[in-house]
RNA sequence: AUUGAAGUAACGCCGAAUUCAUUUGGAGCGGGGGAACCAUUUUUUUGGGGUGAAUCUUAAGCAUAAGCGGUAUAAUAAACGCUUUUGCUUAAGUAGGGUUAUCCUUUCUGACCCGAACCCGUCAGCUAACCUCGUAGGCGUCAGGAGGGGAUGG
Numbered sequence: 001a002u003u004g005a006a007g008u009a010a011c012g013c014c015g016a017a018u019u020c021a022u023u024u025g026g027a028g029c030g031g032g033g034g035a036a037c038c039a040u041u042u043u044u045u046u047g048g049g050g051u052g053a054a055u056c057u058u059a060a061g062c063a064u065a066a067g068c069g070g071u072a073u074a075a076u077a078a079a080c081g082c083u084u085u086u087g088c089u090u091a092a093g094u095a096g097g098g099u100u101a102u103c104c105u106u107u108c109u110g111a112c113c114c115g116a117a118c119c120c121g122u123c124a125g126c127u128a129a130c131c132u133c134g135u136a137g138g139c140g141u142c143a144g145g146a147g148g149g150g151a152u153g154g
Base pairs, nucleotide, nucleotide: 011140012139013138014137018027019026020025028135029134030133031132032131033130038125047123048120049119050118051117056093057092058091059090060089061088062087063086065084066083067082068081069080096114097113098112099111103150104149105148106147107145108144109143110142
């Protein structure tokens, strides 16, 4: 000097997930249920719905259920083959979402990532009053261009 890892403090990112008290609680932020009016005139296991950016499509493989073909036979029928439904896995895409450190916000061209998971339990359109729930967790920063507002400094 470079690279990697770990710890502490600060800072920053995704996200509603911060803050004040501390005698089980407040403030802020976020979600759900819930009239009239309006909407739906359709829906019911082909269940339905909610949080979330996280939906949808294609292909292949596996499994499941049904149907058809198929062979001994008086009749039925296994293996096997084909089609369809549903689910899972993998791959490729995709609606959509995120990322730039003087601070905040907005916009443009690219680049790079994400495109999950969970919950309710047969049940919920919107919805004032009202009722109710959450305030976690996970991470470490891409190049620029243009304009506007605010703050700070000279």